Predicted 3D model of a 1492-nucleotide RNA (small-subunit ribosomal RNA) from a Dehalococcoidia bacterium. The prediction has a mean pLDDT of 83. The source organism's lineage runs through Bacteria, Bacillati, Chloroflexota and Dehalococcoidia.

C1' cells in the first nucleotide's frame, strides 16, 4: 500500500464487502515427537470424600511407654529416682499471611501526584533504664448426675511466662504557665496528678525472654488536586441536607453524632436520576494520533451461601471464629442438634466449552519453636488437552523403457512424472541395550528420574494432511445434474455443452496442522485532534433583537497565568526497546542500558496571548448640513370597471364550448340609454427599477414613526464581531368573536366528455377572500448559497449622492461613494458553474450532515380552542439510494429536408361466384416449415402412383447405400420357370458363368479379385435444437449514412472532424472553421435501350436500308444570358437524336431485427439402433358451419354477338417441335414434309369496317348441375379439354385500404419454365393501343440532419404510482394481566454496642470490724429488666422497567394476482411545496408561493 460492488459507458459522492493481525476460544476433517506457556468466558448455582494452619514440654501441673536404679513385699505388686520419647488440658505465638473469585462497586473504588503540626503499628533492627516483694483462683484430674446425640451440671485437689495488688518511675501520658515555632496536638523548660514487668534453660562464662521509653524499618489510616463509559425522550436535587457554637465518640480530622442557631449547598463545564461496569501496570491493533480491552503475572480494591451485628487482637467487623435473622441440605429417640469447596483434587447441573480425587517438601517462601523439627493443596513437579508459541522428522543421491494405472486428447500425443518401481547411502526420530548427571548450601536431605544427555546395534524402517482452483485470489479440465439439487465473504452461479452444484484426474496455497464460526483493532481520511463537508450528492436554523460564551483596533508600562528552557523528585516489578549471556537453534529464560506523566516543585526568558494601569483613533457610535424611496401605522378623499336596483328605447334570442348542453329569455333577456346601490382592487406611470432583517409594500393627500445614503471630519474614545438556551417578527391555508359580502369561488348541485370521469371543459354555487380584535408559526419560507472583517484583473449597464472639467447655464467628459444587473481573467469546482454582490484567499463565532427505505414516523415531552407544531427513535429490510455530465433511443418537443407519404388524378381491393394460400375446426392421417409491417399464388418453376416427410396393414434386420476387417462357400455368382401373397417378400428351382496369377500351352475345382452369405466395426435417421452454429435470405433501404489515423479540446465516458452559410437525387460539391487527411457507402466503371459511323454477313434472289456481331464517335453545365461576395449551384437560351442523372438494369455501407432456414445442402451436442432406419399395398396432403389474404370473371352499348380485314415482340422444339392434305360441330384423330433451327413448326388480341341487340338479371353475366365425348397414364376417390343443355350470385360494393408521375398508369394478347398429364385465374418474360393529374408539404405513415427535455438503456411494446386480495415477518396503541426493581409511609422487630435501672448472684482490690475462721459495706464483674438505633417480616399507595394481550394501526418483502394510469416527453391539465376540503385508489380543486 489497496480491490469488488450503482452505469450502456464517464467522473464524483455514498454505503456493503474482502485481502492483514489478534484470540483464556469453540466447531468439522486430520495426528509422528519434543521444549515452554495456557486450561468454567455459561449459574457469586448446589455439593458426597480426603487433604489445604498449626506449633511450643527451654512456660505450667498432671498422664502413657521404653530403658536403668533404689526402698519394700503376701512375690502379683507398691512406693520412689534417673534418662529417653510420646502426650489431651492451662499458657503463649500464629491462625488478619498465604490461597481463591469479581457478586458489588461510576466511589478518594483505582490512577498520578502531594498533605496529615490530625494518626496508629505485634513480630525485627539500634539506643535508654528496669526486672523488688505478695496475693487470690481455675483447667487438666477424682466423685457424682442429665441428655439419642451435640454437648452440660454439681462438689473436690493443683501449677504457671494465666491473673490481681503493693513498691519504684530513666519515662511517657493528663491539666496548667512560660519561651521558640512551618501556629489545633511540634519543640524547650517548670508545678501537680496517674502510670510497669516473668520468668525459662545452662557447660555457671552467659544465653533467652519480660517491662517502660526514644528512634528506624516495614505495614497501616485519614485528607486534596487532577484524571476515570452511556442517556437531557433523566433538568432540576438536597433536612444532617450546608455552615457556626457546645457535648459526645474515634488511633486520628471531620455532621461521625446530638442538642440549639442560621439558610445555606450542588447544577447546562450536566447536579439528581437510570443504564452498564472492579480499576490499573498491561494486551491486541495502527505509520502515528487514536481504537478496542484487562485472561495468565504484578499492585490495589471488594467478597466468602443471602443479610445484619459485634467480640477477641498490635492487626479483623475474620473464606476453613462465634451470636442473630433467612432459604437450602444433613442426623434425629421429634425434645433437639449440624452445615457452607469463590482453597486443591473431584462430583452434580448448566453450556459450545475448559484438566488428576496424582507425587514430594529435594529447592523456594511461610507459620511456631534455643534447636532437632513439625505444618504448608503456597509451592516444586508428574499427568490430561495440537488450546497457543517455539523447535525437529516423515529421508538423501541416482534413475527414462519417460513403464504400468488412472485422467484429457485434435487420437498425433499431452499429463500424473524422476515421481515409481530398481541400485547405491544415512539413522535426526523409532525399537532394544549399556552408561548416566547438574539442580545440593559445610555434614545430612532429589519428589521429579534411571528423566535429560552419552555410547553401542537393528533397520527405510514407526511418522501427511487439510482447504481452495468464476473475479477480488495463487491454482483447470472431464463427466453427471438441469433455476433441481445445491453453492456464495461481496459481486453472483444452477433454465442440457457450468472452469462458480457433485465427483474424477490435474493444479496452487498452508503444513502437524488445515478451513469454518465468533469477537476485537485495521483498511475506513465512513465523526476527519493529526486529517472531512454542507449552490445541485446529506447537511445554511424562515428573519432578526440579545444573555451566558468564544474572538478581538494600535502605543507605552506593569506582571508571569498560558507559553518556552533548565535542574530535582517521581512515573513499583515484570512487559516493550536494545545490548550481552543460559538451555544443542527458537519459543523460554538470567543480567546491564533505554523509554514511557496533560505529573509534582525550583530557577529563569518576555517575542506572542493573557492580568492591572495610562493613553490614541482608523472599528464603533454621536453632531451638523443635504439627498431618493410601493418602508411601518392612522385617518380622510378620487376615478374607471363587475354586479344589483329603479326607468327609458327595443325584439328573439342571448350565453357557452373542440362541439355541445345545462343556464338566462315572449311575465320581454342580451344589447343601448340615464339614475342609484354596494363592496373590493387600485390600469396607464412600470423599469433584470425602488424601499424593508426576513414575511412583504404600487390610486391621492395630511399626521405619527423606522432606516438607508452623501457631504463635512465637530464629539465619545474599543463603546466591537457572532451568538448555545430565550425574546419578537413571521405569505397563503385554517380557527374562535363580531361585521361585511359586488366580483372569484375549495366543498356542493347540475351539463358535456368518458369503458367509467368522484378530473380536466361549461352554468350555478357554500365556506373563504375584505375589517377590527385574538390565535395558528408553517411554504419550493429560495440566491435551494448562515453573520462579521481584510485582500485579490478588468469591461459594460442601470438606481441614488458629491467633486473636478466645461459653460452665461443645463447637458457632455473624468473621478469617486453607495445600491442593483450582465459578461470575463486568474483562481476554485466531481461537473454544471461561481468570480470585488466568490461557490477565490485568510480570520472570528453560530446552526447543521455522516448509506437508502422505515422516517420526520411511533412513545415521551413541552405548545395550541382545534387543525396541528416543536423535539426525535428502534427493530426489520435492501446493495444500493443519489449528483453532474456523456451517447443513444423516445416525445401527443421545436426547426430545416426528402419519399407515389399526403394532396391532385387514373385504375382497383373491400360486396357476389370462382380459383389458391391461412387460421379455425374436423380426422386414423389432415406431415413439416413461414406468423404485424418483413407470414398467407410463401419454400411448392406444377401432391392420381411416385413426390411424401403424414396415417393403417404387411414385410427386412450389416440392412436400400458407403468403408473396412475376418471366415465361409465351384454346382459358386447369375438365374428362366413353378408356387403363398394385394405387392413387398418368402420358399423351391432347370441352366450356368468372370478377371489375374500359378504358368510355356491346358483348370468351374488351387491362389487372388468381382460379386453372394455369416459375424464384426458400422451404416441410416425430412428425429430434437436457427436460442450452440457455417453459408444463403429478408426488412429498415438504393435510405446517406458509418467510420478510421494523427492532432486538437475535456480528469473522463467522450466532443472536434461529420457541425454553421448555400447547394444537390447524394457526407454531391463549393465557402467558412482547430482540424489535416483517409476508409466503406454514393457516384463512375458493368449490362440493355435511345443517334450515327466503321468492318463483318449464316439465312435471305439481291441490298445501300432494316436486322445480328464486334469496334468506335456523341453529352462535358462545353456555348451565351441571368442571379450570388466568390464558388458551386439554379433558371432560361442555342445547337443536337439526346440537356442537366437521357431511360431501364444489375450493384444493397457499419449494423438492427437471439428476424427467417438444423426440411436445400453442411456442421456441434443430444436421442432411436429387429427401429424414430428401410421397403411395400391402399389412404392422406384435395376434408368444411366458418374468418382472412392474394387473384381471375363481372355486374355491360367506350358494350355484347356475328362477319370480314390488318399489324407485333420476345421465346421454346428430337423420349421433341409438327406443316400440307383428309375425317369429326368440336376437343381431337390421321398424316407424315420439314427441322438439332435467323432456313422447318408455332405465330395474336383488343384495333379496323358491315350488320343485329336498344338498357331489361337482357343475345349481360357466366357459377353449379344433368348426358355424350376427347386426351394423358399401369390407373382420374383426385386431371385437363370438347359438344348439347342448364343458366346461380351479381345492376359498380359500408368502414377502411392498395398500386401508379409517362411510353408510366390501365386495356389487349403472346411465349416460358416446371412438366406423362394438369387444377397456371399463378410466376417470368415479350410486345399491341395508351392517358389523366401534381396548388403544394397544413395533416397521415416512413426516413435524413440539427436541437430540446427525459426519472428510458431489455432503450415507450420503456419507466412506474397508490388502494384492494393472499402469504410470511417486524413493530406502535390496547380493556386488562404476570413479573422485577429502587424508594417511602405505617406496623411489629432479633442478635449485638451504647445508655439507664437495680429487688438477684459474686474469690482476689479499698474500707471497717473480728472470736484471725471469716462477716459487713464499697468499688468492679455476672446474670436480669427497660430505652434508642436495628436485619428481615407484614400491610399501603404510587414511580420505573420488562413480558403477554381479544382488537387494531403501519412498515417491509413476496410468484406472471385485481382496479385504474398519478409521475418521468409539453407524460398527454407543466410539475412541485405549505394548507384546507373532496374522492375506491393513485389523487383532484381552492389560495398563496417556487422553477428544480
Nucleotide at each position: 500500500a489497496g480491490a469488488g460492488u450503482u452505469u450502456g459507458a464517464u467522473c464524483c459522492u455514498g454505503g456493503c464487502u474482502c485481502a492483514g493481525g489478534a484470540u483464556a476460544a469453540a466447531c468439522g476433517u486430520u495426528u509422528g515427537c519434543g521444549g515452554u506457556g495456557c486450561g468454567c468466558c455459561u449459574u457469586a448455582u448446589g455439593c458426597a470424600u480426603g487433604c489445604a494452619a498449626g506449633u511450643u514440654g527451654u512456660a505450667c501441673g498432671g498422664g502413657g511407654u521404653u530403658a536403668u536404679g533404689g526402698u519394700u513385699u503376701u512375690c502379683g505388686g507398691a512406693c520412689u529416682g534417673u534418662a529417653a520419647u510420646c502426650u489431651a488440658g492451662u499458657g503463649g505465638c500464629g491462625a488478619a499471611c498465604g490461597g481463591c473469585u469479581g457478586a458489588g462497586u461510576a466511589a478518594c473504588a483505582c490512577a498520578u501526584a502531594a498533605g496529615u503540626a490530625a494518626c496508629c503499628u505485634a513480630c525485627c533492627u539500634u539506643c535508654a533504664a528496669g526486672u523488688g516483694g505478695g496475693g487470690a483462683a481455675u483447667a487438666a484430674c477424682c466423685u457424682g448426675c442429665c441428655g439419642a446425640a451435640a454437648g452440660a451440671c454439681a462438689g473436690g485437689c493443683u501449677a504457671a511466662u494465666a491473673c490481681c495488688g503493693c513498691a519504684u518511675a530513666u519515662g511517657a501520658u493528663a491539666a496548667u504557665c512560660a519561651a521558640g515555632g512551618a501556629u489545633u496536638g511540634c519543640u524547650u523548660g517548670g508545678u501537680u496528678a496517674u502510670u510497669a514487668a516473668a520468668g525459662c534453660c545452662u557447660u555457671a562464662g552467659g544465653g533467652u525472654g519480660c517491662u517502660u521509653g526514644a528512634a528506624g524499618a516495614g505495614g497501616g489510616a485519614c485528607u486534596u488536586a487532577u484524571g476515570u463509559c452511556u442517556g437531557a425522550u433523566u433538568a432540576a436535587c438536597u433536612a444532617g441536607u450546608u455552615g457556626g457554637u457546645a457535648g459526645g465518640g474515634u488511633a486520628a480530622c471531620g455532621g461521625c453524632u446530638u442538642a440549639c442557631c442560621a439558610a445555606g449547598g450542588c447544577g447546562a463545564u450536566g447536579a439528581u436520576c437510570a443504564g452498564u461496569a472492579g480499576c490499573u501496570g498491561g494486551u491486541c491493533u495502527g505509520a502515528g494520533a487514536g481504537g478496542a480491552u484487562g485472561u495468565c503475572c504484578a499492585g490495589c480494591c471488594a467478597g466468602a451461601u443471602g443479610g445484619g451485628g459485634a467480640c477477641u487482637g498490635a492487626g479483623a467487623u475474620a473464606c476453613g471464629g462465634c451470636c442473630c435473622c433467612a432459604a437450602c441440605u444433613c442426623c434425629u429417640a421429634u425434645g433437639g442438634g449440624a452445615g457452607g469447596c469463590a482453597g486443591c483434587a473431584g462430583c452434580a447441573a448448566g453450556g459450545a466449552a475448559u484438566u488428576u480425587u496424582g507425587g514430594g517438601c529435594a529447592a523456594u517462601g511461610g507459620g511456631c519453636g534455643a534447636a532437632a523439627g513439625c505444618c504448608u493443596g503456597a509451592c516444586c513437579c508428574a499427568g490430561c488437552g495440537a488450546c497457543a508459541c517455539c523447535g525437529c522428522g516423515u529421508g538423501a543421491g541416482g534413475g527414462a523403457a519417460g513403464a504400468a494405472g488412472g485422467c484429457c486428447u485434435u487420437c498425433g500425443g499431452g499429463u500424473u512424472g524422476u515421481a515409481a518401481a530398481c541400485c547405491u547411502c544415512u539413522u535426526u526420530u523409532c525399537u532394544c541395550g549399556a552408561g548416566g548427571a547438574a539442580g545440593a548450601a559445610u555434614u545430612u536431605u532429589g519428589a521429579c528420574g534411571g528423566u535429560a544427555c552419552u555410547c553401542g546395534a537393528g533397520g527405510a524402517a514407526u511418522a501427511a494432511g487439510u482447504c481452495u482452483c468464476g473475479g477480488c485470489u495463487a491454482a483447470c479440465u472431464a463427466c453427471g445434474u438441469g433455476c433441481c439439487a445445491g453453492c456464495a465473504g461481496c459481486c453472483g452461479c444452477g433454465g442440457u455443452a457450468a472452469u462458480a452444484c457433485g465427483u474424477a484426474g490435474g493444479a496452487g496455497g498452508c503444513g502437524a496442522a488445515c478451513g469454518u464460526u465468533a469477537u476485537c483493532c485495521g483498511g475506513a481520511u465512513u465523526u476527519a485532534c493529526u486529517g472531512g463537508g454542507c449552490g445541485u450528492a446529506a447537511a445554511g436554523a424562515g428573519a432578526g433583537c440579545g444573555u451566558a460564551g468564544g474572538u478581538g483596533g494600535u502605543u507605552c508600562c506593569u506582571u508571569a497565568a498560558g507559553u518556552c528552557a533548565g535542574g530535582u523528585g517521581u512515573g513499583a516489578a515484570a512487559u516493550c526497546u536494545u545490548c550481552u549471556g543460559g538451555c544443542u537453534c527458537a519459543a523460554c529464560c538470567c543480567g546491564g542500558a533505554g523509554a514511557g506523566g496533560u505529573c509534582a516543585u525550583c530557577u529563569g526568558a518576555u517575542a506572542c496571548u493573557g492580568u492591572g494601569g495610562a493613553g490614541c483613533u482608523u472599528g464603533a457610535g454621536g453632531g451638523c448640513a443635504g439627498c431618493a424611496g410601493a418602508a411601518g401605522g392612522a385617518a380622510a378623499u378620487g376615478g374607471a370597471a363587475u354586479u344589483c336596483c329603479c326607468a327609458g328605447u327595443g325584439u328573439a334570442g342571448c350565453g357557452g364550448u373542440g362541439a355541445a348542453a345545462u343556464g338566462c329569455g315572449u311575465a320581454g333577456a342580451u344589447a343601448u340609454u340615464g339614475g342609484g346601490a354596494a363592496g373590493a382592487a387600485c390600469a396607464c406611470c412600470a423599469g433584470u427599477g425602488g424601499c424593508g432583517a426576513a414575511g412583504g409594500c404600487g390610486a391621492u393627500u395630511u399626521c405619527c414613526u423606522a432606516g438607508g445614503u452623501u457631504g463635512u471630519u465637530c464629539c465619545u474614545g474599543a463603546c466591537a464581531c457572532u451568538g448555545a438556551g430565550g425574546c419578537u417578527c413571521g405569505a397563503a391555508a385554517g380557527c374562535g368573536u363580531g361585521g361585511g359580502g359586488a366580483g372569484c369561488g375549495a366543498a356542493g348541485c347540475g351539463g358535456a366528455u368518458u369503458a367509467g370521469a368522484u378530473a380536466c371543459c361549461c352554468g350555478c354555487g357554500u365556506a373563504g377572500u375584505c375589517c377590527a380584535c385574538g390565535c395558528c408559526c408553517u411554504a419550493a419560507a429560495c440566491g435551494g448559497u448562515g453573520g462579521a472583517c481584510a485582500c485579490u484583473a478588468g469591461g459594460u449597464a442601470u438606481g441614488g449622492g458629491g467633486a473636478g472639467u466645461a459653460u452665461c447655464g443645463a447637458c457632455c467628459c473624468u473621478c469617486u461613494c453607495u445600491g442593483u444587473g450582465c459578461c470575463g481573467a486568474a483562481g476554485u469546482u466531481a461537473a454544471c458553474a461561481c468570480u470585488u454582490u466568490a461557490a477565490g484567499u485568510g480570520u472570528c463565532c453560530c446552526g447543521c450532515c455522516u448509506g437508502g427505505g422505515g422516517a420526520g414516523u411511533a412513545c415521551g415531552a413541552c405548545c395550541g380552542c382545534a387543525a396541528g407544531g416543536u423535539u426525535a427513535a428502534a427493530a426489520c429490510u435492501c446493495a444500493a439510494a443519489g449528483g453532474a455530465a456523456u451517447u443513444g433511443a423516445c416525445g401527443g418537443g421545436g426547426g430545416c429536408c426528402c419519399g407515389c407519404a399526403c394532396a391532385a388524378g387514373c385504375a382497383g381491393c373491400g360486396g357476389a361466384g370462382c380459383g389458391u394460400g391461412u387460421g379455425g375446426u374436423u380426422u386414423a392421417a389432415u406431415u413439416c416449415g413461414a406468423u404485424g409491417c418483413u407470414a398467407c399464388a410463401c419454400g411448392a418453376a406444377g401432391a392420381a402412383c411416385c413426390u411424401u416427410a403424414c396415417c393403417a396393414g404387411g414385410a427386412c434386420u450389416u440392412g436400400a447405400c458407403a468403408u473396412g476387417c475376418c471366415a465361409a462357400a465351384a454346382g459358386u455368382a447369375g438365374g428362366a420357370c413353378u408356387c403363398c401373397g394385394a405387392a413387398a417378400g418368402g420358399a423351391g428351382a432347370a441352366c450356368c458363368a468372370c478377371c489375374u496369377g500359378u504358368a510355356u500351352c491346358c483348370a468351374g475345382u488351387c491362389a487372388g479379385g468381382a460379386g453372394u452369405u455369416g459375424a464384426c466395426a458400422c451404416a441410416g435417421g425430412u428425429g430434437c435444437u436457427g436460442c450452440a452454429u457455417g453459408g444463403c435470405u429478408g426488412u429498415c433501404g438504393u435510405c446517406a449514412g458509418c467510420u478510421c489515423g494523427u492532432g486538437u479540446c475535456g480528469u473522463g465516458a467522450g466532443a472536434u472532424g461529420u457541425u454553421g452559410g448555400g447547394u444537390u437525387a447524394a457526407g454531391u460539391c463549393c465557402c467558412g472553421c482547430a482540424a489535416c487527411g483517409a476508409g466503406c457507402g454514393c457516384a463512375a466503371c458493368c449490362c440493355u435501350u435511345g443517334u450515327c459511323c466503321u468492318a463483318u454477313g449464316u439465312u435471305a434472289a439481291a441490298u445501300u436500308c432494316u436486322c445480328a456481331u464486334a469496334g468506335g464517335a456523341g453529352a462535358c453545365u462545353g456555348c451565351c444570358u441571368u442571379g450570388u461576395a466568390a464558388a458551386g449551384c439554379a433558371a432560361g437560351g442555342a445547337g443536337g437524336a439526346a440537356g442537366g442523372c437521357g431511360a431501364g438494369g444489375a450493384u444493397g455501407a457499419c449494423g438492427u431485427c437471439a428476424a427467417g432456414u438444423c426440411a436445400g445442402c453442411a456442421c456441434g451436442g443430444c436421442c432411436c439402433u429387429u427401429a424414430u432406419g428401410u421397403c411395400c399395398u391402399g389412404g392422406g396432403c384435395u376434408a368444411c358451419a366458418c374468418a382472412c389474404a392474394c387473384g381471375c370473371u363481372a355486374c355491360a352499348a367506350u358494350g355484347g354477338g356475328u362477319a370480314a380485314u390488318a399489324c407485333a415482340a420476345a421465346g421454346g422444339g428430337u423420349u421433341g417441335c409438327u406443316a400440307a392434305g383428309g375425317a369429326g360441330u368440336g376437343a381431337u384423330c390421321u398424316g407424315g414434309a420439314g427441322c438439332u433451327a435467323a432456313u422447318c413448326c408455332u405465330c395474336a388480341a383488343a384495333a379496323u369496317u358491315g350488320c343485329c341487340c336498344u338498357c331489361a338479371g337482357u343475345u349481360c353475366a357466366g357459377a353449379u348441375u344433368g348426358c355424350a365425348g376427347g386426351c394423358u397414364g399401369a390407373a382420374a376417390u383426385c386431371g385437363c379439354c370438347u359438344g348439347c343443355a342448364u343458366g346461380a350470385a351479381g345492376u359498380u360494393g359500408g368502414a377502411g385500404u392498395u398500386g401508379c408521375u409517362a411510353g408510366u398508369a390501365a386495356a389487349c394478347g403472346c411465349a416460358g419454365g416446371u412438366c406423362a398429364g394438369c387444377u397456371a385465374u399463378a410466376c417470368u418474360g415479350c410486345g399491341u393501343u395508351g392517358a389523366a393529374u401534381a396548388c403544394g408539404u397544413u395533416c397521415u405513415c416512413g426516413g435524413g440532419c440539427c436541437u430540446u427535455g427525459u426519472a428510458c438503456a431489455c432503450a415507450c411494446c420503456g419507466c412506474c404510482c397508490g388502494u384492494c386480495a393472499c402469504g410470511u415477518u417486524a413493530u406502535g396503541g390496547a380493556a386488562g394481566u404476570u413479573g422485577g426493581c429502587a424508594a417511602c409511609g405505617c406496623u411489629u422487630g432479633a442478635a449485638g454496642u451504647c445508655a439507664a435501672c437495680a429487688g438477684g448472684c459474686u474469690a482476689a482490690c479499698u474500707u471497717a470490724c473480728u472470736u484471725u475462721g471469716g462477716u459487713a459495706a464499697g468499688a468492679g464483674g455476672c446474670a436480669g429488666u427497660u430505652g434508642c438505633c436495628g436485619a428481615a417480616a407484614g400491610c399501603g399507595g404510587g414511580a420505573c422497567c420488562a413480558g403477554u394481550g381479544a382488537c387494531u394501526g403501519u412498515g417491509a418483502c413476496g410468484a406472471a394476482g385485481u382496479c385504474g394510469u398519478a409521475a418521468c416527453a409539453a407524460g398527454g391539465c407543466a410539475g412541485c411545496c405549505g394548507u384546507a376540503c373532496g374522492g375506491g385508489a393513485a389523487c383532484g380543486u381552492g389560495c398563496g408561493g417556487c422553477u428544480g